[in-house]
RNA sequence: GCCCUGGUAGCUCAGUUAGGAAGAGCACUAUCUUGGUAUGAUAGAGAUCGCUGGUUCGAAUCCAGCCCAGGGCU
Numbered sequence: 001g002c003c004c005u006g007g008u009a010g011c012u013c014a015g016u017u018a019g020g021a022a023g024a025g026c027a028c029u030a031u032c033u034u035g036g037u038a039u040g041a042u043a044g045a046g047a048u049c050g051c052u053g054g055u056u057c058g059a060a061u062c063c064a065g066c067c068c069a070g071g072g073c074u
Base pairs, nucleotide, nucleotide: 001073002072003071004070005069006068007067010026011025012024013023020057028044029043030042031041032040050066051065052064053063054062
C1' cells in the first nucleotide's frame, strides 16, 4: 500500500439480506414481597446506531471519504 470482518444502551449482542416506529439479556433505579438480606414479581430510565457528506418523502440499513479494532496478502 491492497483486501476482508467489525464499531448500535454501562457490558455482551441482535436488527443491515429486502430502507419505513431502535430492540433483547445482564447491570441500574423505584415499588411489591421479607423481621432484614438474597431470590422472585411489576414498572421505569438509559443509545443524535464510530465521524463527515451524499441519495431518498424517509437511512442503523444504500453510496463516497475518513477514524478506530482485529485478521490476511505483498

Source information
Transfer RNA from a Nitrososphaeraceae archaeon, 74 nucleotides, folded computationally. Rfam family: tRNA. The prediction has a mean pLDDT of 81. RNAcentral holds the sequence, with entries from ENA and MGnify.